[in-house]
Molecule: c-di-AMP riboswitch aptamer (ydaO/yuaA leader)
Organism: soil metagenome
RNA sequence: CGCCGAGUCCAUCUGGAGCCGGGGAACCAUUCCCCAGGGGUGAAUCGGCCCGCCGUACCUCGUGCGGCGGAGCCGUAGGGCGAGCUUCUUCCGCGCCCGAACCCGACAGCUAACCCGGUAGGCGGUGAACGGAAG
Numbered sequence: 001c002g003c004c005g006a007g008u009c010c011a012u013c014u015g016g017a018g019c020c021g022g023g024g025a026a027c028c029a030u031u032c033c034c035c036a037g038g039g040g041u042g043a044a045u046c047g048g049c050c051c052g053c054c055g056u057a058c059c060u061c062g063u064g065c066g067g068c069g070g071a072g073c074c075g076u077a078g079g080g081c082g083a084g085c086u087u088c089u090u091c092c093g094c095g096c097c098c099g100a101a102c103c104c105g106a107c108a109g110c111u112a113a114c115c116c117g118g119u120a121g122g123c124g125g126u127g128a129a130c131g132g133a134a135g
Stems, first nucleotide, its partner, number of pairs: 001124004008017003018119006028109001037107001038104004046075004050070009078098005088135006
């Protein structure tokens, strides 16, 4: 200097402002509820292949189907970035990357008033770094 993210700023009487998240009427929606639990933050969902085990059918020691578990691989809904006079924004192409993790605890649709929380953490560059158009 820059990136992901709500995660910044002002104060120091330990609080405020801004931003973010959850709960919570009527109306509307749902047509139910029941351990096959359900729900929340988040872009982070879904599928196939591979290996192992179990069951089952056919068959003659293999194949098909179903279920469970596991590291990996390939995709995928979806998400982010790409600094060139300066700042901010939008659109189009191309390239690169992510597609996790955690929480609530039997319980929550939306939701005015009202109530309750968070304001972290992680990473890249320092003479390099893709272009085009519009405001």